[in-house]
Source information
Two RNAs folded together computationally: RNase P RNA and transfer RNA, 457 nucleotides in total.
RNA sequence: GAAGUUCGUCAGGCAGUCGCUGCACGCCUUCGGGCGUGGGGAGGAAAGUCCGGGCCCCGCAGGACAGGAUGCCGGUUAACGACCGGGCGUCGUGAGGCGACGGAAAGUGCAACAGAGAACAGACCGCCGAUGGCCUCAUCGAGGAUCAGGCAAGGGUGAAACGGUGGGGUAAGAGCCCACCGCAGGACUGGUAACAGGACUGGCACGGCAAACCCCAUCCGGGGCAAGGCCAAAUAGGGGAGCAAUGGCGUGGUCCGCGCUGCUCCCGGGUAGGCUGCUAGAGCGUCGUGGCAACACGCCGCCCAGAGGAAUGACUGCCCGGUGUUGUGCGCUUUGGCGCGCAGCACUCGACAGAACCCGGCUUAUCGACGAACUUCCCUU
RNA sequence: GCGCUCGUAGCUCAAUGGAUAGAGUACCGGCCUCCGAAGCCGGGGGUUGUGGGUUCGAUCCCCGCCGAGCGCGCCA
Numbered sequence: 001g002a003a004g005u006u007c008g009u010c011a012g013g014c015a016g017u018c019g020c021u022g023c024a025c026g027c028c029u030u031c032g033g034g035c036g037u038g039g040g041g042a043g044g045a046a047a048g049u050c051c052g053g054g055c056c057c058c059g060c061a062g063g064a065c066a067g068g069a070u071g072c073c074g075g076u077u078a079a080c081g082a083c084c085g086g087g088c089g090u091c092g093u094g095a096g097g098c099g100a101c102g103g104a105a106a107g108u109g110c111a112a113c114a115g116a117g118a119a120c121a122g123a124c125c126g127c128c129g130a131u132g133g134c135c136u137c138a139u140c141g142a143g144g145a146u147c148a149g150g151c152a153a154g155g156g157u158g159a160a161a162c163g164g165u166g167g168g169g170u171a172a173g174a175g176c177c178c179a180c181c182g183c184a185g186g187a188c189u190g191g192u193a194a195c196a197g198g199a200c201u202g203g204c205a206c207g208g209c210a211a212a213c214c215c216c217a218u219c220c221g222g223g224g225c226a227a228g229g230c231c232a233a234a235u236a237g238g239g240g241a242g243c244a245a246u247g248g249c250g251u252g253g254u255c256c257g258c259g260c261u262g263c264u265c266c267c268g269g270g271u272a273g274g275c276u277g278c279u280a281g282a283g284c285g286u287c288g289u290g291g292c293a294a295c296a297c298g299c300c301g302c303c304c305a306g307a308g309g310a311a312u313g314a315c316u317g318c319c320c321g322g323u324g325u326u327g328u329g330c331g332c333u334u335u336g337g338c339g340c341g342c343a344g345c346a347c348u349c350g351a352c353a354g355a356a357c358c359c360g361g362c363u364u365a366u367c368g369a370c371g372a373a374c375u376u377c378c379c380u381u
Numbered sequence: 382g383c384g385c386u387c388g389u390a391g392c393u394c395a396a397u398g399g400a401u402a403g404a405g406u407a408c409c410g411g412c413c414u415c416c417g418a419a420g421c422c423g424g425g426g427g428u429u430g431u432g433g434g435u436u437c438g439a440u441c442c443c444c445g446c447c448g449a450g451c452g453c454g455c456c457a
Base pairs, nucleotide, nucleotide: 001377002376003375004374005373006372007371008370009369010368012319013318014317015316016315017314018313020041021040023038024037025036026035027034028033043352047363048362050361051360052359053358054357055224056223057222058221062256063255064254065253067220068219069218070217071216072086073085074084075083076082087101088099089098090097091096102215103214107213108212109209110208124155125154126151127150128149131148132147133146134144135143136142137141163181164180165179166178167177168176182204183202184201185200188197189196190195228276229275230274231273238267239266240265241264242263243262247261248260249259250258269456270455271454283302284301285300287298288297289296290295320350321349322347323346324345325344326343327342328341329340330339331338332337382453383452384451385450386449387448388447391406392405393404394403399437408424409423410422411421412420430446431445432444433443434442
C1' cells in the first nucleotide's frame, strides 16, 4: 500500500419564523375553554410479534393425562429458545465464520427409479472349477470349461451395496492371515464437565433417516393493559330454538378435586363516554473493584415522551457530507484520457423508519461516516 | 393489543415425502357449418408467494421474511 475479519460509536449540524402535544406557574372565563411565560417531546431498530420476564385477573394455581418447547459441557441472568467461555464437527491460506450438536445397542416405520441384491441382502457380466462327475488324447497323466459346485477380488446400478490400502495366501477368493489407517471395548492420565490422549484387547459385530412416529432428560396452569379498578350513560332484564342435574357454568384440551345453579345459539334493543392502571425503571452516565468474558457489586451524579385515531412538523438561510458538471494545479500517459487536490454552479441528494403498559433478547429493514484490535499478500528498511 | 386461517396455470380447486405437478373453465389450432354457438380432436401455459435448511429426493417436514383474509368490547 492492497484485500479482508471481528467488535464498537454516530444516524447531518446551527440559527430564525410559523405551527402541534403534554406538564408547571400566572391571568382571563360564558366553566366548554382561551392567552402568556418556562421547560419536555421517538428509535437502533420504536417494526415483525418469534421467544422470555415484570405487572394484573382467573377461589387454590392443586393432582393425573394429553399437548407444547428445549436438547454437547460449564457459566451469566428476574427469565429465556438469549448471551459468554469451552469441547466437537465443518468452511476459510488466515484473522475468523457457521452448526435443531441427546438417543438408530427399547420398539414401530420409510427408502421412488435403477439394479442380481436395499437391511439377519445378493450373483447380471465376471473369476475359479482344487474336489466329484462328463468328454478328448491316452501309460503315469495332460487338456477341455461341459455339469455339480465354489467366490465376491474386478466391472456394472444407485443417494446409499455389510470396513479401506498394500502384502501374504489360495483353484479362484475372502480379516482367511499380517502391517498401517478406520471401528468397537478399554486400565490409566489430564480436565469441574463436554471431551482429549491412551498401554492393552478384539478380526469387524452395531449402515442411513428421529426438521418420521417414538424414547430419555429438563421446563411450561390459563389469559392478556381490549389485563384489572372506579364513575357515568342507557333499558324492551323482551321473543324464538336447542340442551339440561351421570347436565351446565365458574377462562385451561380431558378427567379428578373445589365453588355456584341454569347454560348455549339466533332475532331484536341499548350504550360505545370519563378517570385510573401510566411511566423512577432488572433506568441512564462517569469512575472504581472482582471476573478471560457474559455479568456482578460499590460510590457519586442525572430524570430522559406519556399521547389516546393518536402530537414530535413545515419553510428560509448558512455550514457539513454525497453525486454530477465546469475551470484550474500536480502526477501518469499508448496523446484518447485517467487519478488526486482546490474553487464555482446544480440536485424532487442526506438511508431504514414512527412510541401506544413496561423491560431483556432474537429476527428483519437500513444511504453512509468514524474508531479500535487482528489476518493475508506485496513493497521498503 | 390478542388469536386463527390461507397463498399451486388467467380464474376455481386437486395432489401419502417418490413427477415431466394434475382437473374443470378460459386461451390457441384443426374438424363440423353458408357463418357463428354447441359438440369432437389436439396443443400451449407453473421459479407451487419468497429466501434458507433437513432428506438420496420437498407443493408436502422445519425456520425466517412478504402478502391476503377472518374473529374477539360492555349491558341485558